[in-house]
RNA sequence: GGAGCAGUCCAAGCGAUCGCCGGCCGGUUCCUCCGGCCGGAGGAAAGUCCGAACACCGCAGGGCAGGGUGCUCCAUAACGUGGAGUCGCGGCGACGCGAAGGAAAGUGCAACAGAAAGCAGACCGCCCCGCAGCCAUGCGGGGUAAGGGUGAAACGGUGCGGUAAGAGCGCACCAGUUCUUCGGGUGACCGGAGAAGCUAGGUAAACCCCACCCGGUGCAAGACCAAAUAGGGGGGCGCUAGAGGGCGGCCCGUCCGAGCCCCCGGGUAGGUCGCAAGAGGUGCCGGGCAACCGGCGCCCUGAGAUGAAUGAUCGUUGCCCGCUGCCGGGUAACCGGCCGCGGGUCACAGAAUUCGGCUUACGGACUGCUUCGGCC
Numbered sequence: 001g002g003a004g005c006a007g008u009c010c011a012a013g014c015g016a017u018c019g020c021c022g023g024c025c026g027g028u029u030c031c032u033c034c035g036g037c038c039g040g041a042g043g044a045a046a047g048u049c050c051g052a053a054c055a056c057c058g059c060a061g062g063g064c065a066g067g068g069u070g071c072u073c074c075a076u077a078a079c080g081u082g083g084a085g086u087c088g089c090g091g092c093g094a095c096g097c098g099a100a101g102g103a104a105a106g107u108g109c110a111a112c113a114g115a116a117a118g119c120a121g122a123c124c125g126c127c128c129c130g131c132a133g134c135c136a137u138g139c140g141g142g143g144u145a146a147g148g149g150u151g152a153a154a155c156g157g158u159g160c161g162g163u164a165a166g167a168g169c170g171c172a173c174c175a176g177u178u179c180u181u182c183g184g185g186u187g188a189c190c191g192g193a194g195a196a197g198c199u200a201g202g203u204a205a206a207c208c209c210c211a212c213c214c215g216g217u218g219c220a221a222g223a224c225c226a227a228a229u230a231g232g233g234g235g236g237c238g239c240u241a242g243a244g245g246g247c248g249g250c251c252c253g254u255c256c257g258a259g260c261c262c263c264c265g266g267g268u269a270g271g272u273c274g275c276a277a278g279a280g281g282u283g284c285c286g287g288g289c290a291a292c293c294g295g296c297g298c299c300c301u302g303a304g305a306u307g308a309a310u311g312a313u314c315g316u317u318g319c320c321c322g323c324u325g326c327c328g329g330g331u332a333a334c335c336g337g338c339c340g341c342g343g344g345u346c347a348c349a350g351a352a353u354u355c356g357g358c359u360u361a362c363g364g365a366c367u368g369c370u371u372c373g374g375c376c
Stems, first nucleotide, its partner, number of pairs: 001372010012317007020040008042348001046359002049357005054218004066214005071085005086100001087098004101209002106207002108203002123148002125144008156174006175199001177196008222273004232264006244256004280299008318345006325338005
C1' cells in the first nucleotide's frame, strides 16, 4: 500500500435578524393582544414486526380446538431479544451464519435421468445349467449388487479369506448407531473402555409426536366537565276575562296569537385529564467472563403539538467534494501537508400514550485485528 474483519464515536459550532409551539412573569382581572425570560426531535423519531406497562371489555376451575416458540445455561417486568457456551456449516485468516427437539411411533412425498427410489432393484457386465450352432455366437432358465452406467440420493469403506461368480457370508482394521460403564462439565456436550448387531437412507418453515407459552381490543384505550337546537321527565301560568310575541328601549295604542316559563336527567359540539419522574440517565464502588444486578452520590419535574410547532436568511469557523499549483515521503502505484478558486451545509430522515428489543435507510471520523505483496 491492496483486500478484508470487529467495534466505538459524531450527526455541525458561534453571532445577527425575522418567525413557529409550549411554560412562567408583567402590562389590565379572565379571554385576546403586547413585552421579557426559559424550554423545544432521532440514532434511527421510520417499518408498526415482537414483548410489556397502562386502560376498557370478557373470564369459577379443568379440558378440546387453534396459534406461537424449539441446542444448553444465564439475564430480564417480558420477549420470537440479549450474553456466554455446545454442535454443524462457510472463510487461508480476523471472523461470520444457523426455526439447531423427534425420522429404530405412525402416515405421506421425491421432478428429470435411470433397469430399479424403499419390507429394494438385473440395463450392460460376471458366473452356472440346458438347447441350438454355418464355432463368431444366439436363445431359454437361474445365481450375483464386486465392476460399468443414471441420479441430489443406489442399503457402510479398505484388505484378506471364501465362492461357479459373488455377497458382512466369515475375519482384521476404520467409520457410524444403540446399550452398558468410567472421567470432565450446572448443562448442551466432550474424552475413554466394553458389548451387540451388521448398518438403520432423505424430508417435520409436510401431516404428526414431545416440551413450554398464549383471552380480546388499543390512548380514536378510557375518565371527568359540559353549550345551542331537538327530543324525554316533573312543576307553574295561560287558551277570547287571553300567557307570550312583532311594531328600535319604556308607556299607550295596534296587529298576531296557543302556547310560554322554570327545574331535573341523558347524549352531541367543545374543553380538561390520561401526558411526561421513568422497568429514567450518569459517575464511583462492589458482584459476574459477559448480558446484567446491587449500593451511594449527582442530574432531568421546562418538547407535549392535534391540521399538528421545533424553521428561514445572512456572516463566520469547521467539515466534505471537485480543479490547478507547490512542498515532503516513496523506485513506483500512492500517501500526507499547504495556498487559491468553485460548490455543498450536509447523508438517511420529523416525536404523537410510554418503555424494552428487532429490522430497514444512511454521511463521516477513529481504534483494534487478519491476510497478501514490496522493502529493511
This is a predicted structure of a 376-nucleotide RNA (Bacterial RNase P class A) from Deltaproteobacteria bacterium SG8_13. Model confidence (mean pLDDT): 76 of 100. Its Rfam family is "Bacterial RNase P class A". By type it is a ribozyme. About the family: Ribonuclease P (RNase P) is a ubiquitous endoribonuclease, found in archaea, bacteria and eukarya as well as chloroplasts and mitochondria. Rfam links the family to the GO terms dimeric ribonuclease P complex, tRNA processing and ribonuclease P activity. RNAcentral holds the sequence, with entries from ENA.